[in-house]
The RNA shown here (Bacterial RNase P class A) has 399 nucleotides and comes from a Phycisphaerae bacterium.
The sequence was found by an Rfam model in a public genome assembly.
The prediction has a mean pLDDT of 75.
Its Rfam family is "Bacterial RNase P class A". Rfam classes the family as a ribozyme.

RNA sequence: CUCGGCGAGCGGGCGAUCGCGCCUCCGGAUCUCCGGAGGUGAGGAAAGUCCGAGCACGACAGGAUGACGGUGGUGGGCAACACCCACCGGCCCGUGGACUGCGGGUCAGGGACAGUGCCACAGAGAACAGACCGCCGAUGCGACCUCGGUCGCAGGCAAGGGUGAAACGGUGCGGUAAGAGCGCACCGCCCGUUCCGGUGACGGACGGGGCACGGCAAACCCCACCGCGUGCAAGCGCAAGCAGCUCGGAGCGACGGCUCGCCGUCGCACCCGUGAUCCGCGGGUCCGAGCGGGUGGCGUGCAGGAGGUCGUCGGCGACGGCGGCCCCAGAGACAUGAUCGCCUCGCGGGAGGCUCGCUUCCCGCGAACGGAACUCGGCUUACAGCUCGUCCCAGUCCA
Numbered sequence: 001c002u003c004g005g006c007g008a009g010c011g012g013g014c015g016a017u018c019g020c021g022c023c024u025c026c027g028g029a030u031c032u033c034c035g036g037a038g039g040u041g042a043g044g045a046a047a048g049u050c051c052g053a054g055c056a057c058g059a060c061a062g063g064a065u066g067a068c069g070g071u072g073g074u075g076g077g078c079a080a081c082a083c084c085c086a087c088c089g090g091c092c093c094g095u096g097g098a099c100u101g102c103g104g105g106u107c108a109g110g111g112a113c114a115g116u117g118c119c120a121c122a123g124a125g126a127a128c129a130g131a132c133c134g135c136c137g138a139u140g141c142g143a144c145c146u147c148g149g150u151c152g153c154a155g156g157c158a159a160g161g162g163u164g165a166a167a168c169g170g171u172g173c174g175g176u177a178a179g180a181g182c183g184c185a186c187c188g189c190c191c192g193u194u195c196c197g198g199u200g201a202c203g204g205a206c207g208g209g210g211c212a213c214g215g216c217a218a219a220c221c222c223c224a225c226c227g228c229g230u231g232c233a234a235g236c237g238c239a240a241g242c243a244g245c246u247c248g249g250a251g252c253g254a255c256g257g258c259u260c261g262c263c264g265u266c267g268c269a270c271c272c273g274u275g276a277u278c279c280g281c282g283g284g285u286c287c288g289a290g291c292g293g294g295u296g297g298c299g300u301g302c303a304g305g306a307g308g309u310c311g312u313c314g315g316c317g318a319c320g321g322c323g324g325c326c327c328c329a330g331a332g333a334c335a336u337g338a339u340c341g342c343c344u345c346g347c348g349g350g351a352g353g354c355u356c357g358c359u360u361c362c363c364g365c366g367a368a369c370g371g372a373a374c375u376c377g378g379c380u381u382a383c384a385g386c387u388c389g390u391c392c393c394a395g396u397c398c399a
Base pairs, nucleotide, nucleotide: 001395002394004392005391006389007388008387009386010385012343013342014341015340016339017338018337020041021040022039023038024037025036026035027034028033043369047380048379050378051377052376053375054374055231056230057229058228062279063278064277065276068227069226070225071224072223073087074086075085076084077083088109089107090106091105092104093103094102095101110222111221115220116219117216118215119214132161133160134157135156136155139154140153141152142151143150144149169187170186171185172184173183174182189209190208191207192206194205195204196203197202235300236299237298238297244291245290246289247288248287249286251268252267253266254265255264256263257262270284271283272282273281274280307326308325309324310323311322312321313320314319344367345366346365347364348363349362350361351360352359353358
């Protein structure tokens, strides 16, 4: 310097004139209005509404049981999380003559010996299976024969080839009639109250073994852990306003009234809530249908925060401690805009200068995704163009 990776940023600026929202102060008004001064006013995603929470209401969120949903290697961070950091393991890519290693990416990363289920087609055969092409024919039988042998059958084999996404360990040696973990070495796999390192996942060493009963759980399922529900249109308050009528149905007990048929009160029953059921608790009060009337206005919730920023210390890191500084929208038909000029950036064209690398001027066009609505921490998706890096692997050049 280049390619790739990783991480991060900008994505318009300045001025003038006019116009908006909110806050503070002053003056005038008396009713939220007018004038003046000052301050401030969309995002990295404001999007998706996929997670987690703050807050609010229900609420003893209390006990038991079952279901449902979520998460899934280990450790840490955080208010918490399905997020972030580091590490472990699997797989993939690059580099290295090979290996050890190094760098990067990715993983929906617990269990297949609890059970059920699936593996189409092809293929001999798809889980303790199997003979299509093949190999042998030592042993036994038959035929031929130059009595060396050849052919066929019985029988043996699954090492070679083929099918397939996948074929019941791999390489090599021995052994055999031909073969096969049949035996052996190494690898791989399993076991080990053996040792070493590590907080741990795990890694390494050693010993033994069987010479091995595949894959799919993003199939149902099993295991471990977590989960109360509903949500700002949650909720709280103020003001204002009305109007009830008709029909159907219903228990038990006590008391009272009374027009003897009803009405009222209390208790039980009943209904509602608590993600289902039970216990418990809280609330309600006859149950239901139809017609009709009033309100839908104002305030609050609503922005000082798990806040931002600078420095420093600790930590591999996410992040945390300490100190200083700052206040950075709060609308409610929903504000932050319009016009003009200049600059910047990108593209195209033209004219020059010049050390052919750059640079000056002029003209035209354009400037991405996109817009708060209770808030915050994440994730996911969209994004024209431009830029940064004492970072990492590889390559090249120079010293």